RNA sequence: GGCGGCGUAGCUCAGCUGGCUAGAGCAGUCGGUUCAUACCCGUCAGGUCGCUGGUUCGAGUCCAGCCGCCGCCA
Numbered sequence: 001g002g003c004g005g006c007g008u009a010g011c012u013c014a015g016c017u018g019g020c021u022a023g024a025g026c027a028g029u030c031g032g033u034u035c036a037u038a039c040c041c042g043u044c045a046g047g048u049c050g051c052u053g054g055u056u057c058g059a060g061u062c063c064a065g066c067c068g069c070c071g072c073c074a
Base pairs, nucleotide, nucleotide: 001073002072003071004070005069006068007067010026011025012024013023019057028044030042031041032040050066051065052064053063054062
């Protein structure tokens, strides 16, 4: 340099063929339980969906360009 894949919550990941309020588990907060801690149960919080633009009535999802990571080729 060329090709391909990935980027969504603190972490690991879902999100179908574009659609109404973006989710799960773990971690965290608060409460219950316990003599107490852990386990367990309930509750709450936490997101510019990598960035910028485009298409569209509508974009996490489609398109383009960048940025980062991984792999293959040279």